Notes: Large-subunit ribosomal RNA, domain IV from Proteiniphilum sp., 329 nucleotides, folded computationally. The full RNA is in RNAcentral, with records from ENA. Rfam family: Bacterial large subunit ribosomal RNA. The source organism's lineage runs through Bacteria, Bacteroidota, Bacteroidia, Bacteroidales and Proteiniphilum.

Context: one part of a larger RNA
Parts: sequence; C1' cells; structure tokens
RNA sequence: UCAUGGUUAAGGAACUAGGCAAAUUGACCCUGUAACUUCGGGAUAAAGGGUCCUCACAUUAAUUUGUGAGGCGCAGUGAAUAGGUCCAGGCAACUGUUUAUCAAAAACACAAGGCUGUGCGAAAUCGAAAGAUGAAGUAUACAGUCUGACACCUGCCCGGUGCUGGAAGGUUAAGAGGAGUUGUUAUCGCAAGAGACGCAAUGAAUUGAAGCCCCAGUAAACGGCGGCCGUAACUAUAACGGUCCUAAGGUAGCGAAAUUCCUUGUCGGGUAAGUUCCGACCUGCACGAAUGGUGUAAUGAUCUGGACGCUGUCUCAACCAUGAUCCCA
Repeated sequence: UCAUGGUUAAGGAACUAGGCAAAUUGACCCUGUAACUUCGGGAUAAAGGGUCCUCACAUUAAUUUGUGAGGCGCAGUGAAUAGGUCCAGGCAACUGUUUAUCAAAAACACAAGGCUGUGCGAAAUCGAAAGAUGAAGUAUACAGUCUGACACCUGCCCGGUGCUGGAAGGUUAAGAGGAGUUGUUAUCGCAAGAGACGCAAUGAAUUGAAGCCCCAGUAAACGGCGGCCGUAACUAUAACGGUCCUAAGGUAGCGAAAUUCCUUGUCGGGUAAGUUCCGACCUGCACGAAUGGUGUAAUGAUCUGGACGCUGUCUCAACCAUGAUCCCA
C1' cells in the first nucleotide's frame, strides 16, 4: 500500500449517473391489516405484542398447553441458518425461454383471436427416385402467416402491389401450315438468257395454350389514410362557406408519449431549490386501431420517480483481525 472480514462518536444519502455496496428486516405464536380487484387475490400488506428459568393450579401421551406468582442477565428464536417496507408511473397479462464465454430484457414463447391453404395417395416438407414426415392423424385435423390473457373495441380506402375468380377481345411460343423466293441443271437458245421433274435452302397468310393487357372481388393481404382561402356584434377562435387534388383523406381512443425537433413547451403537484417524475393542456416536426388502439387486478433478479426505516455511500476518517506486497535473515 492492497485484498477480505469486524467495530465506530455526532450526523444519516449530504455520496453517486444511480442508495452501487453495506446496513436494516428475518424463525415461531398472538393481534391486526388499506387502496384496488378478473372477488381468486392484494397479504407475511402495513402496524403492534410475545418467546428464558422456578413454583402452584388446571391440562396433556409428553418437560404439552394455558393462567397466576416469583427469579436472573445488557441481551431469553441469548450462537448459526431465516423477507427491509411503502407510494406512483412505463413496458410485458401471467409461469416459462434466450445471446454456453460482456446483453435475462420491454426481446422469444404463451393460452386466446383472425386470415389463408388442404377432402386424404391431403396440403406442406425432405428426396434424383423409391420412399418418408404429416399420421397409424382426417377440417373440433394438419400446414402457413399475423396478433398476443382479460375488458371495451378494431373506422375509411381495392387507385398501386399481391392473391382469388372470369373469360369476350388484343398480344403471344414451339408445333401445324405452306403462298412465294433462292440454289442446282436435263433441256432450249448464236448470245444475253430462259429453265421442267427432283433434291436442297428459305419461308408469307392462316391456326396455335398459359401468361400479360383486360373485367371483377379481396385490407386481422403488402400497404395508404391532403392542401389553400374566407367567415360570428371586443379580441381570439371558427360550428359554417369556397376552391384544388385524391383510391380514400386518420374515426374511436390516446397524446411533449419507450413516439415532441423547437423543448428544461405551458400550467399544477412534489422539493428550500426538480433538464428527471406525476397530473393536465394539444401547437401530434413525425400516435392511432390484430405492423393492433385504449384500459387493466395479479406477476417481474424489468425500467423510472418519491418516501419511511437503516446504515462508514458520504462529512472524514480511525482502529482491530487475517492474507499478500515490501525489507532483513
């Protein structure tokens, strides 16, 4: 000097990003127990009291339990093991799962809800196939996908993309088709050239499926859900009107939010003092309804703010024990 333990006057979070760490609490018995609530919980809520030994009486299987009287100590679950508590908010309903070795969470899962496919040699998946899983199952099943208990709900848009259905027309491949053209040359011709059959090459019209174009449907499919101007008898604001654009212009609910840039918004609460926190407001840069919206008891080694208790976290450090560093042998 460090590490690990232990104790500490007065104060008691003044420490710090943050009560991190430590301390408090703790077992059993008795009393008592709020808001809220899905009536189960919350709850060991909170807050109090008791616990040893001897004797008497009652009681017991018991030295068990109860009542009374008395006794000792600083201290009676005499050592050890054994919840700190409360208030408010965010998120996730919950128990569970996860980055073996920096992340345990608000992430994943979940019961529950929806959509889509699949009629059984099922769809889906693996495989070249045989075959296998699905399933020794059969739509209350299986597969894919999204949301994620529960309560109240889940608005408008099918123009784009996707999916499903439709088949009149347009476009359209190979194939079918074979008009025509070209090469070759028996032959004809003085020559220029012409040129049958055949064999080759090329090849127009016509015909020709799905798809695409096209016509519908579909958003718990992917997704989307406006601007400008004016207007009321103070002012301000605009229920109202006009206009442009759109497939349709954001409904309910929530809102400076895990979302708010400006921003430490403004007001209220809490504090002596509060960029955080809670309650409001709405001017939502850039919330919003199963990419779910808003609530919500219980739950959480979750995150945020506050309070009581408690303490060497601190004011401010001291001492002790053990081990190491260091020095000498």